[in-house]
RNA sequence: GACGAACGCUGGCGGCGUGCUUAACACAUGCAAGUCUACGAGAAAGAGGUAGCAAUAUCUCGAGUAAAGUGGCGCAAGGGUGAGUAAUAUGUAAGUAAUCUGCCCAUGGGUUUGGAAUAACUCGUCGAAAGAUGGGCUAAUACCAAAUAAUGCAGCGGCACCGCAUGGUGAUGUUGUUAAAGCCUAUAUGGCGCCUAUGGAUGAGCUUGCAUCAGAUCAGCUAGUUGGUAGGGUAAUGGCCUACCAAGGCUACGAUCUGUAGCUGGUCUGAGAGGAUGAUCAGCCACACUGGAACUGAGACACGGUCCAGACUCCUACGGGAGGCAGCAGUGAGGAAUAUUGGGCAAUGCCCGCAAGGGUGACCCAGCAACGCCGCGUGGAGGAUGAAUGCCGUAAGGUUGUAAACUCCUUUUGAAGAGGACGAAUAGCACCGAUCGACUCGGUGUUUGACUGUACUCUUAGAAGAAGCCCCGGCUAACUACGUGCCAGCAGCCGCGGUAAUACGUAGGGGGCAAGCGUUGUCCGGAUUUACUGGGUGUAAAGGGCGCGUAGGUGGGUUUGUAAGUCAGAGGUGAAAUCCUGCAGCUUAACUGUAGAACUGCCUCUGAUACUGCAAAUCUUGAGUUCAGAAGAGAGAAGCGGAAUUCCAGGUGUAGUAGUGAAAUGCGUAGAUAUUUGGAGGAACACCAGUGGCGAAGGCGGCUUUUUGGUCUGUAACUGACACUGAGGCGCGAAAGCGUGGGGAGCAAACAGGGUUAGAUACCCUGGUAGUCCACGCCGUAAACGAUGAGUACUAGGUGUUGGGUUCGUUAGCCUUCGGUGCCGCAGUUAACGCAUUAAGUGUUCCGCCUGGGGAGUACGCUCGCAAGUUUGAAACUCAAAGGAAUUGACGGGGGCCCGCACAAGCAGUGGAGCAUGUGGUUUAAUUCGAUGCAACGCGAAGAACCUUACCAGGGCUUGACAUCCCUCUGACAGUCCCUUAACCGGGACCUUCUUCGGACAGAGGAGACAGGUGGUGCAUGGUUGUCGUCAGCUCGUGUCGUGAGAUGUUGGGUUAAGUCCCGCAACGAGCGCAACCCUUGUCUUUAGUUGCCAUCAUUCAGUUGGGCACUCUAGAGAGACUGCCGAGGACAACUCGGAGGAAGGUGGGGAUGACGUCAAAUCAUCAUGCCCCUUAUGUCCUGGGCUACACACGUGCUACAAUGGCUGGUACAAAGAGACGCAAGACCGCGAGGUGGAGCAAAUCUCAAAAACCAGUCCCAGUUCGGAUUGCAGGCUGCAACUCGCCUGCAUGAAGUCGGAGUUGCUAGUAAUCGCAGAUCAGAAUGCUGCGGUGAAUGCGUUCCCGGGUCUUGUACACACCGCCCGUCACACCAUGGAAGUUGGGGGCGCCCGAAGUUGGCCAGUAAAUAGGUUACCUAAGGCGAAAUCAAUGACUGGGGUGAA
Repeated sequence: GACGAACGCUGGCGGCGUGCUUAACACAUGCAAGUCUACGAGAAAGAGGUAGCAAUAUCUCGAGUAAAGUGGCGCAAGGGUGAGUAAUAUGUAAGUAAUCUGCCCAUGGGUUUGGAAUAACUCGUCGAAAGAUGGGCUAAUACCAAAUAAUGCAGCGGCACCGCAUGGUGAUGUUGUUAAAGCCUAUAUGGCGCCUAUGGAUGAGCUUGCAUCAGAUCAGCUAGUUGGUAGGGUAAUGGCCUACCAAGGCUACGAUCUGUAGCUGGUCUGAGAGGAUGAUCAGCCACACUGGAACUGAGACACGGUCCAGACUCCUACGGGAGGCAGCAGUGAGGAAUAUUGGGCAAUGCCCGCAAGGGUGACCCAGCAACGCCGCGUGGAGGAUGAAUGCCGUAAGGUUGUAAACUCCUUUUGAAGAGGACGAAUAGCACCGAUCGACUCGGUGUUUGACUGUACUCUUAGAAGAAGCCCCGGCUAACUACGUGCCAGCAGCCGCGGUAAUACGUAGGGGGCAAGCGUUGUCCGGAUUUACUGGGUGUAAAGGGCGCGUAGGUGGGUUUGUAAGUCAGAGGUGAAAUCCUGCAGCUUAACUGUAGAACUGCCUCUGAUACUGCAAAUCUUGAGUUCAGAAGAGAGAAGCGGAAUUCCAGGUGUAGUAGUGAAAUGCGUAGAUAUUUGGAGGAACACCAGUGGCGAAGGCGGCUUUUUGGUCUGUAACUGACACUGAGGCGCGAAAGCGUGGGGAGCAAACAGGGUUAGAUACCCUGGUAGUCCACGCCGUAAACGAUGAGUACUAGGUGUUGGGUUCGUUAGCCUUCGGUGCCGCAGUUAACGCAUUAAGUGUUCCGCCUGGGGAGUACGCUCGCAAGUUUGAAACUCAAAGGAAUUGACGGGGGCCCGCACAAGCAGUGGAGCAUGUGGUUUAAUUCGAUGCAACGCGAAGAACCUUACCAGGGCUUGACAUCCCUCUGACAGUCCCUUAACCGGGACCUUCUUCGGACAGAGGAGACAGGUGGUGCAUGGUUGUCGUCAGCUCGUGUCGUGAGAUGUUGGGUUAAGUCCCGCAACGAGCGCAACCCUUGUCUUUAGUUGCCAUCAUUCAGUUGGGCACUCUAGAGAGACUGCCGAGGACAACUCGGAGGAAGGUGGGGAUGACGUCAAAUCAUCAUGCCCCUUAUGUCCUGGGCUACACACGUGCUACAAUGGCUGGUACAAAGAGACGCAAGACCGCGAGGUGGAGCAAAUCUCAAAAACCAGUCCCAGUUCGGAUUGCAGGCUGCAACUCGCCUGCAUGAAGUCGGAGUUGCUAGUAAUCGCAGAUCAGAAUGCUGCGGUGAAUGCGUUCCCGGGUCUUGUACACACCGCCCGUCACACCAUGGAAGUUGGGGGCGCCCGAAGUUGGCCAGUAAAUAGGUUACCUAAGGCGAAAUCAAUGACUGGGGUGAA
């Protein structure tokens, strides 16, 4: 795009079309084929007359009518259907010299004389009926005989002409034979008929060429079969039929068999070529309940005829009969599905008739159906307060939306009323006229419409009666809200839905089409996705394992002929309709008419001859042969050889050997291994040896002999296209395997033992059988690979190697040529990788093969095979991918390089003990919440007795503890005291404003907007933070390369802490990171000296004071370090190493500083925030409790286990901080914690305020004078309050613990270790945290390994990225399928039996002559029996396959 469609929702009108695609299933009822001046017989109703009172009788008309019969014509047309049919069909083109043709047309001739019957009718008989039958009468255009007769027909004879083989035509001689029907009337030169002959037209029969579906898992078929002769039969040819003879005929160009199917013009689609289809319309065929058969006839083997058989239905008196809608309507059934038991012969056509006329479910119309196509309408113009409603909303507004309302206008269509066609006149009939004639023409009159009072026109009123369907994630035009929450659902493909769904459902809005819109089904297109036009085959599917060769296909140069292909012209045909174009008719269109074009085809004739074919001739370049050389693991056979392994025998000799990562099994004191001598036997041939050689491939390797195939080179000569490819076919064909017989050293499936391992039916080891070897015969497959079929020609090169040849040469070699074999590379090609004269380039010829993945190279069938199995080779079902090449990452028990307290080298720990602290778990009314590998666990928490506090129990409040707004009242509120209460709450007392008079402020009360939430979601978020990681990386612009993803830059050579720098380079630059700039510390200078300092002077207990600012110190400003200098190395670079100087040397030490990003990392409980949730509670106030529990497990710490120590005494030295709600000195009291008291200090001034170290003494290795847990008593401090639950002191008590398993942590120098000090938080409460200084080490060979990281490269089936992906069994469920003892059914063939009707033949009988009758032979439908083959269905059980959640 299309449709004979169906389904869902919806539905105003008209025109034109279309309408059982299924059950060729069964049919009630009505209708669909009759008609006629040939014939005989011949009504009725009704009308009128006569007779009669009437009943009635009779006459005329009706009427020679109706109905029936004889006869003629028609019934073979029209109409229906598509079952069968793959060719007795159809289409197209021919033939008929092998034929027929009623009615029709033309022409010639004829139409004479007789005869015998029979239906109707009448009288009987039988039967339920259908019907049958007997006697009698009668007519014809019915039937028969005779006459006449031809240019008819038949026989015989010659002649002429023609052709296409048989042969045909014409005239002619002769013999024989064959016809007829009458009727009508206006009575005529009338009309209609009849017979015969010839010709035509129409229709039909038969024959031929070409074309016409699928299956080869159908490969052979055929006995009247193929042909001949003779006969029969037919309109006619013919095995069409019969007899005899011969043995043929068809088939790979697809016979036979099976399945499917009416064919065509056309229709749909497509650019076309094609593909699909065969409704309506038209041509042909076939069929008419199923099967068979003939009759009649011009025509049938006959839809509405006959006979027989069968199935079914109906009637029946049970004896017997009737029927055939695939005609039009209609019914049932089937189905997703398809209409009225309508009107009319008015038109067009057909039949009968002279005609009038009759008939016609053909046809013309109407009815039903949006089934299709086409047209029209459902209103038009104006109309902004941009109304209302709805929806959204950032609350501003937006949108619905000029849409509506409203104003004006119009009336197609619908309603009512009025008028009113075309189709119908060249028709019929009658009359007149013209004409040689024909109803041939002209004229006049008259008659005819189913549709239909329809189309159309006019009038009236009035916007009135008339819009839905689908869609809105992408493809694909069109977006928001709510609901739902992997549910419900959607879905054509991709896919959507797990709490913010533009994808589900609804709403608003929007998009599309529109009386329709969607869905489903089918066909074509897109699909170059079967490729003729117009594809491929190295790696995506696909080159046969290789050769020889048959058919076939294709084929070198020249000439001549021919004209099959080819080309041109002409003729015939290609039905009409359809399609296309022009014009025309319906208001337009659809539709229709008309004219043209077209129908791409086939046939015939004529011509052309370039190319192809065919025929003939010729040529040498393709191909081959001869000759001379050459190389070679080419093949077959026979013989020979040495090395090695093993075994046997002997000698020497002694304890191991063998084997492995390490071992063990094994062998060995019965003498191994080792060594030596001799022997046996089998297999394989080191070095040479080479991307070297040979062969078609498989493949071929010691040496010699022999037989033999192919190749290459050179040179002339010869043959003269002899060639290439190659379906089938034939042959060869590794390894393994099979059969028979040998052989068997080594190796070695199976097997055994040992080992490894969680296991180890493996890898490793010790053994070991088939086999490996030979002969003969099978098998016929391999990643049989160059994953690349064969031949031929052309298209840049370079460089190796191998076998020949030519020229030159100084004998190194060079140039050149032919054949092979490699590498690199241009053009070209390819999806890329790559290929590239050995093509995967460009042409050409032939063959094989491919067409998404799986199922499956499976099943079934056939073939081959001894078997194993091979060749050929599907389907159901299932998926939306499977696959190739390349890219970027990530990963690897891949590789290279490099770094890091990563290892190593060290020091100190941790893991064991007690305690502290955090976590898990458990418990609890609650033990609030969060953090959970590194990167949670002395974390949020820089400090839970109340508070904090979020948790629990209980008691209260409800506009609220807190914010803003409104109204009323009060003037205070607050505060102090008392009562009550567990407390908050509540009650009372005291005390009690400002003002510019507007109010401000505060409280109480009230109403609602709202407050409030440490409630949820860190996977909706912002912000902040951790981590990789202070690792050296991450990117961009332009350019270039690539089809592209991307690459390059950023890689490479060096170097660095560093993508730091240098050099090179299709890259050149740039950004974020690195570094530097910042702070601190280390040296110096300078400035400034108070609260700091004191060398000199004076003074003091004391820098206390005078004085001074040199020094220390403080804190401002500067200097200093840059590989700057020297040497060496290096590419003369970057840089590295060493040195000098220097306080400091190569980023001097430390800090702050954290690229692009990763982890849906952490946090909604710091804060902020979307959405959801609570609102007399999930809010808020309070008392008490809990966060402090305790069998246990883990993390982080403190204190120890002691002598480098504990205790006692003495005596020194810091830095950095803090201090008024504070630090607090000296002094006094207390053993002490502390108390009393208060100088000084808002601080370089005062205070907090040192320890280890050092010097003495003591302890003497012990659970101790170590260690301090735990517990008792007594105290101190803070605080409303130390019970749950604080810290400190004294006395007493004196636990575990004697250096810590596997494992594991930190640290590279002022570091580790060790010693104290301070601060934040804080009423109080550090072993934590953050800072500060004192004392102050050891080790670092080095980068193999562990961990982490960077970079280059490589592989990848990974990309959620190795915590990836993924294979098979088993278990469960479902699905389709194979096998299967069998069972059931279908179609076809074969053999036998039986054999209706019927044709033909024979016989009998019969007639005036026929027909009819009886009997019989052959054939034969249906039926029966039998054996086999085949196709389906089904089948206990069974095999594999597919899919599915975890």
Notes: The RNA shown here (small-subunit ribosomal RNA) has 1446 nucleotides and comes from an uncultured bacterium. Rfam family: Bacterial small subunit ribosomal RNA. Its family is annotated with structural constituent of ribosome and ribosome in the Gene Ontology. Model confidence (mean pLDDT): 84 of 100. RNAcentral holds the sequence, with entries from ENA and SILVA.